The prediction has a mean pLDDT of 85.
The RNA shown here (small-subunit ribosomal RNA) has 1496 nucleotides and comes from an uncultured bacterium.
The sequence is in RNAcentral, with records from ENA and SILVA.

RNA sequence: AUUAGAGUUUGAUCCUGGCUCAGAAUGAACGCUGGCGGCGUGCUUUACACAUGCAAGUCGAGCGAGGCGCGGGGGCAACCCCGCAGUCGAGCGGCGGACGGGUGAGUAACGCGUGGAUAACCUGCCCUGAGGUGGGGAAUAACCGAGGGAAACUUCGGCUAAUACCGCAUGAUACCGUGAGGUCAAAGGGGGCUCGCAAGGGCUCUCGCCACAGGAGGGGUCCGCGUCCGAUUAGCUGGUUGGUGAGGUAAUGGCUCACCAAGGCGACGAUCGGUAGCCGGCCUGAGAGGGUGAUCGGCCACACUGGAACUGAGACACGGUCCAGACUCCUACGGGAGGCAGCAGUGGGGAAUUUUGCGCAAUGGGCGAAAGCCUGACGCAGCAACGCCGCGUGGAGGAUGAAGGUCUUUGGAUUGUAAACUCCUGUCAGCAGGGAAAAAGCGACUCGGCCUCAUACGCCGGGGAGUUGAUUGUACCUGCAGAGGAAGCCCCGGCUAACUCUGUGCCAGCAGCCGCGGUAAUACAGAGGGGGCAAGCGUUAUUCGGAAUUAUUGGGCGUAAAGGGCGCGUAGGCGGCAUGGCAAGUGGAUGGUGAAAUCCCUCGGCUUAACCGAGGAACUGCCGUCCAAACUGCUUUGCUUGAGGCCGGGAGAGGUGAGUGGAAUUUCCAGGUGUAGCGGUGAAAUGCGUAGAUAUCUGGAGGAACACCAGUGGCGAAGGCGGCUUCCUGGCCUGUAACUGACGCUGAGACGCGAAAGCGUGGGGAGCGAACCGGAUUAGAUACCCGGGUAGUCCACGCCCUAAACGUUGCGAACUAGGUGUUGGUCGGAUUGACCCGAUCAGUGCCGCAGCUAACGCAUUAAGUUCGCCGCCUGGGGACUACGGCCGCAAGGUUAAAACUCAAAGGAAUAGGCGGGGGCCCGCACAAGCAGCGGAGCGUGUGGUUUAAUUCGAGGCAACGCGAAGAACCUUACCUGGGUUUGACAUGUAGAGGAAACGCUGGUGAAAGCCAGCGCCCCUCGCAAGAGGUCUCUACACAGGUGGUGCAUGGCUGUCGUCAGCUCGUGCCGUGAGGUGUUGGGUUAAGUCCCGCAACGAGCGCAACCCCUGUCCUUAGUUGAAUCUUCUAGGGAGACUGCCGGGCGAAACCCGGAGGAAGGUGGGGAUGACGUCAAGUCCGCAUGCCCUUUAUAUCCAGGGCUACACACACGCUACAAUGGCCGGUACAACGGGUUCCAACACGGCGACGUGAAGGCAAUCCCUGAAAGCCGGUCUCAGUUCGGAUUGCAGGCUGCAACUCGCCUGCAUGAAGUCGGAGUUGCUAGUAACCGCAGGUCAGCACACUGCGGUGAAUUCGUUCCCGGGCCUUGCACUCACCGCCCGUCACAUCACUUGAAUCUGUUGCUCCCGAAGUCGCUGGCCGAACCCGUGAGGGACGGAGGCGCCGAAGGAGUGGCCGGUGAGAGGGGUGAAGUCGUAACAAGGUAGCCGUAAAU
Repeated sequence: AUUAGAGUUUGAUCCUGGCUCAGAAUGAACGCUGGCGGCGUGCUUUACACAUGCAAGUCGAGCGAGGCGCGGGGGCAACCCCGCAGUCGAGCGGCGGACGGGUGAGUAACGCGUGGAUAACCUGCCCUGAGGUGGGGAAUAACCGAGGGAAACUUCGGCUAAUACCGCAUGAUACCGUGAGGUCAAAGGGGGCUCGCAAGGGCUCUCGCCACAGGAGGGGUCCGCGUCCGAUUAGCUGGUUGGUGAGGUAAUGGCUCACCAAGGCGACGAUCGGUAGCCGGCCUGAGAGGGUGAUCGGCCACACUGGAACUGAGACACGGUCCAGACUCCUACGGGAGGCAGCAGUGGGGAAUUUUGCGCAAUGGGCGAAAGCCUGACGCAGCAACGCCGCGUGGAGGAUGAAGGUCUUUGGAUUGUAAACUCCUGUCAGCAGGGAAAAAGCGACUCGGCCUCAUACGCCGGGGAGUUGAUUGUACCUGCAGAGGAAGCCCCGGCUAACUCUGUGCCAGCAGCCGCGGUAAUACAGAGGGGGCAAGCGUUAUUCGGAAUUAUUGGGCGUAAAGGGCGCGUAGGCGGCAUGGCAAGUGGAUGGUGAAAUCCCUCGGCUUAACCGAGGAACUGCCGUCCAAACUGCUUUGCUUGAGGCCGGGAGAGGUGAGUGGAAUUUCCAGGUGUAGCGGUGAAAUGCGUAGAUAUCUGGAGGAACACCAGUGGCGAAGGCGGCUUCCUGGCCUGUAACUGACGCUGAGACGCGAAAGCGUGGGGAGCGAACCGGAUUAGAUACCCGGGUAGUCCACGCCCUAAACGUUGCGAACUAGGUGUUGGUCGGAUUGACCCGAUCAGUGCCGCAGCUAACGCAUUAAGUUCGCCGCCUGGGGACUACGGCCGCAAGGUUAAAACUCAAAGGAAUAGGCGGGGGCCCGCACAAGCAGCGGAGCGUGUGGUUUAAUUCGAGGCAACGCGAAGAACCUUACCUGGGUUUGACAUGUAGAGGAAACGCUGGUGAAAGCCAGCGCCCCUCGCAAGAGGUCUCUACACAGGUGGUGCAUGGCUGUCGUCAGCUCGUGCCGUGAGGUGUUGGGUUAAGUCCCGCAACGAGCGCAACCCCUGUCCUUAGUUGAAUCUUCUAGGGAGACUGCCGGGCGAAACCCGGAGGAAGGUGGGGAUGACGUCAAGUCCGCAUGCCCUUUAUAUCCAGGGCUACACACACGCUACAAUGGCCGGUACAACGGGUUCCAACACGGCGACGUGAAGGCAAUCCCUGAAAGCCGGUCUCAGUUCGGAUUGCAGGCUGCAACUCGCCUGCAUGAAGUCGGAGUUGCUAGUAACCGCAGGUCAGCACACUGCGGUGAAUUCGUUCCCGGGCCUUGCACUCACCGCCCGUCACAUCACUUGAAUCUGUUGCUCCCGAAGUCGCUGGCCGAACCCGUGAGGGACGGAGGCGCCGAAGGAGUGGCCGGUGAGAGGGGUGAAGUCGUAACAAGGUAGCCGUAAAU
C1' cells in the first nucleotide's frame, strides 16, 4: 500500500453462460453554455502539394585586391599617392554546415532493451605528458582584358598572396621487414621591449602548426538473453554453410573474389504473409497482468521517389554533389531552376489541432584572441475551457410564509429565507498610483600575484565608474467606487440520487441493458418541483477495470461448451531406495550495472494548489566473485519394493486358417395322399390356387444362422466375439521367490486397428430386404399395414474411416468405513468325501458412510484426497458450413473460419397444467329403463336479410320462453316530422314582478306548443320601512344525457361445483424455488373418521346449528254449528350406529337384525371455501375519466321494436282406440281479492251483459279441479283423429285494437300416420300423465313461479363417451395442448460463397537494355611543382578519354498471392397477422436419436 458489485434466460429456483451498467483515463471531437488567473498541451488524417519570409554561419589576429569614412601630401581641376589597432565586404584559406531542429514512411532486425566482448577498431575540437616547428619551390581565385548565353552560368588570355599546394632536410615514437635496413612531418599570425635607414634580426609573451604517448567524452563491430499475429504459410537455402588463399575496411567476417568440400536453417516454428519505429515511461489494475509508445528523455531510421559516391575526424550528408523518375515553376524553346517530415504560414484531406508575433535579456550551440556576429535551438508573448489546479459570481438578518407559477382531497401544500426589505464585506474584473526578481556578465580604472631583462605585453585573483530585460510597467502592493459586471449543463421507470400535472394515444417519439408508447405514461413532449456536477455539463470514440469471461496468481470437461473411436510407440514431460562427488538450477553474502526525468517518502520555493527544486527510497532486472549442498539436475557405486522374468497350475464366444455336424424353418425340385380354397388384415384387397395350391408324407438341392446350455456369466485395447474338431497364435489370473536391477509412466507427430452402410473386381444368393411395383388407409399418403421385389446382407481380395464408436466419465499410480451377490485361482478349518465355514489375489454387479457435486447423483470399478502426462472447451445461430490444404475410385472424410444476426441459447431440480401414460375413485357420465327433442303446424326467442327505424345488451357448456313478473298509446332508449332552450328535474346568487295555484275565452295546430285576452289579485311577522316564505320572468352558476369505456371501477350475478378441496403458525428437510403437514394403509357422501408417520396444531370449506315435511306429546284457538278427530298457530319429544349378531386390526367403519312413524346425512330447501374465466352487467343502482350543451338534453304526433326467401334454440298441439266425442258422477292443495273477488237471479248457443247478496277474508268470492270412475257411441279411415288457415258474425278491455290484443259462435278444415344423423331429462312419491293457483297486468300466458291428483320402469356393472377428485409418470407446455413447433414455397431486405471475364496492387524467377558512380585495365591525348637535362625534350606521377565487372530506373516473358467490378448461380440470416402440410415435444398418436445409402 491492499481485492465491493448490479440488471437481464424462468411461473418461480439453483447453476452454467453471454450481453449490459456503475469507475478511472485521453494530444480528443461534437452539442448547449461560458467570469478570472496560474501551469501545461495543441495535424492522431495525405511521409499530400507548397506562395512568401526567416531557420548556419563565422574568422581581417591566415591571404591578396577593392569600396566608404577620416587624416596627410601632390595637382588649376578631373583625379593621384601615402596613412589609419576605423568600417563594409565578394574571393582564396580555416573551422563549423555529420550538432541543434523535424518526422515515424520503412524496419520483426543485433533495429531496440539489458548484460557482456573488442588481444578485431577509429576518434576533429578539449585535457595531461614529452618533443619538433629548418630550408626551398611552383601555381591559382579575386582582379584586368576578350568572348558565348534570355537566363542559370560559362570559355579563353594575363597578373598576384597565404596558416592554400608541392618537394628537400631531420626523424624519437610509429609503420614495414626475421634481420640488416627502409619509409612518413610541420605554418605561421598577434602584442611588448630592443638593434637597424630599410629589408630584416635578437629577447620575451601569446594564439597556432607537426609527429607521438596517455586521458576524457564520442563512435564502429561482435555475442548471450528478451522483443506482435497467422501452420487455412512446412519445408527454406547456391555466396547458400564451411575451409584455403587473395582483395577490401578504422576494424572481425562470404563483406567481395578464385578454388575445394557439401553443407547450413527448421515443429524450442525455419521460410512466407500481415502488422509495427524500440525503450525509459504513460493509462488502467489490489496485484499478476492488459493496453499504449503524444508532449519530456535515450537509441534507430528517413529527408520529393530510387540509386550512387565525393569531401571530411565524423556523412553515403534535411536547408551539399551526381544520375534516373514523377511533379511544379522560369524560358528568347536552345535550355535551366526547385524539394517546409526546420519556425510561422497556404491549399487539400479531415470530426479535428494555433501567430506568416517579440527577443537573443537568460540557458545552450557555431565561429572568433576578444569585443562580437549568427542561432524560428531557446526565452517569451498571441490563439484554443484541450487538460490539471486555484478563485469568484456575495455575506448576515429577514414571515403577512407577499405576488406570480405549479399541484390540490379546495382545507391547503410547494417554490421558500428564496425574493422584496435592512445592515454589511470588497476577492476577481474596472479606474488611479507605486513597483520587483529573473543580471550573471561585460567593463574604463585600479590592487596583488605569475611570466619576463622589464615597473611593458599578457595571464590569474580581488575591487570597480559605467553598462546589458524580449517578457513588461508584468508579478506584487496601495487607494477609489459600488452587490454593482460574472451560471450553466445533464438527469429524475429499475440498475441509479431525484415526482407530479398537462399534451399525445404502438402515433409522434425514447432507449446503455431490461424495456416504455395501443386514452389517466413518475419511461415520449412541455411545465412545476427535485437530484447531480459546476465554468463547465453532457454525448460520441478509444483503453484498462469490473471479466475468476483465456483462470501463473485464478476456471473447467458424467448430464450445462468440452475426453481423442481404440491401441502401439518417437520426440518431449515426469520419475523408486541408498551412497560419494560436482555445483547447472536453488539459497546466502558481496561487488558492478540498472542514465536523467517519472512514480513513492521527507523537506523546501511560488499567498494555496497545480507546477517546480533538493535529498532519500525504489527501479522487483542483468552480470561477476565467494560460500552452502537439503532438494532438483549431472555423475560414481550399490539395493529391491516399481517393472520385467524362469518354473508349476488355471479359466475363457480372444484372434487367424482349414475341416466338419445336426435340428429347424423357410425356399426350390421330384414323387405320394388329398380338394377348394389358401393367405393376409383393424377390416380388406392385391397375391397364390382346379395347369391341383394351402394341409400332410417321403426323398433330394441350396444358402444362411447356430435353439437349449445362457447367466447385470466369460474374453478382448476398442470395434467386437457364441455349433463341433483341429493347426498356428495373442493376452490374462494364480502359486513359488531362483534371476535382471529402475529397465518405469504418459505420449504431440508418425504407424496400425476400427460396427453398420457404401465403393471396386470376382464368386455366391435360402431367408430377409433400401430402391421399385402393386393392394389398402387417407382430404392427400411418394408413409405407417398387406402382397411382391433388385441392390445389399454371405465369401475372397482391395478401398472407405464414420457412429448416441456411450460408462456421453483419457491413461497410469497411491491413499480413504463397510455390507451383500457373482466369475476364476490359491490357502486354512471341518469332513471319508462332496456340500459347508473362513482368509487372500484378480475380475464383475448392487446398496451405502465420510467426502464431493448446481442438482441429479458418484462413492476402493470415485465424479473423494493427491501426483505425472496427453487430448479438449470459452454465449446461441451462421456452421459437423465456405474457401484453401491433405486423403479417397467415388460417396465423401479430416483440418476449419468470417460477414451478418440474437439477449439469449443451455443444465438440474420445483410447482402447476397437459397426455390418443398408468393406478385408485366419484357423478343420470355411460349402461339398464321411462318419456321426449330432431320430421309437422303453431307460439316465443335468436341469427340472417330487409327497413327511415326494425333501440340496446346477452354468444359453446355458462347467449337464444335470456334482461322483458307480460312493446296497441305510454313503456321506448329507435325512426320521421313539429316544437322548447336555465330547460321535464335539483340547489344557489342577482335583478324585476306580483300572489302562486286555480279557472275561463279566442286564434292557430296532429298534438306539444305559440299568440292574444279575462277572472281572482299573495301568505307570515311587523305600526311602518322592511324581513322571511312561495311562485313567475330575466341573467348567471349549473341542470340533463338509456352518449363511450364492464379492458378504469363498486355492488350484484353466472360457471367449474355442494366438487372436497384451499391454506396458515411453529418445527423439520432442502443452497434454493419448494417440500413435509395434506403422502401412505383402511373407511366415508365428504381432507368423514381411524391407524401409521418429522411432524404438532389451527383456519376457510364438509358435517351440524336454520326452514319445510313425516310420528307423538303439549299450549292456545277464531271464522271449524258443538265434543272427539281433522285443521291452524306456537312449544317440545324422537334417531345417537344407542342395542344385538357378524366382519375388520381390541380402530374407524361396513353388513344383518330388533325396536320404531322414521335407521344409518329419513326426504326436500336455504347455505357456494381459496380461486378461475380482464366471464356478464356503465341500459337496475352507484361511480372515475372522456364526449355532448338551441343538443347526444327535453316535449309532442305518427311509425318502428310485431318486417320475412331462410337457419337455429326452447315450447305448445298432434298424428289417435291405454283414444276422440256425448251424458252422468267423485276427490285437492298452494294461493288471490276493495279502482277488487263476486255468489245468486235473469238475458244470450256462447264470449258476455244486466241487476245484485256477501267479502278488507280459516267466515264471502275466485272455485265447476282435471285426469279418474259409470254408461253410451265411433272401429283404424287423414277418420267423429288433428286442429292450422281463412270467411262471416259477435263479446271484452281500453282515449284508441288498421299496422298490432284476447275471447265467443257458425263455417272452413292444412301439414301431420310417431320422425335421419344426432341429442335431452329423470333413480321414487321421482319420471310420465292431469289439472289448479299466483306474480306481471286496463287488456293480453303455449312462458315463468308455485300447488296438489294419478303414479311407474330400470341400475348387470365401470370397458367405453363427458365432467371431476387423489397418487404416480413423461414433457421442448407456463397466454399452460384451443400449448409448443419444423421444413419447402411466395414476398421484402441484408451480409456472404461461387462465377465467364476484366482491372489494380504486390512479389518470385528468366532474359534484354543499362544512367550516375566506385573499383579494375588502358591511357598514343592533356598536365606547373619531383628527377635527368643549359635547353629542346625525356622520366616518374596524375588526369581526360576508352574498355570491363557490378549496377537504379526501364522493357519483355512466365508464375504466386491479396483485392476491385461482374451477367448468372447457391445456400444463409432477418422480417405482427401469406401458402402447403404435421416432422419433433406427453407412448406426440409408426418411441426418439446417431452413422450411412437411396428416393423425392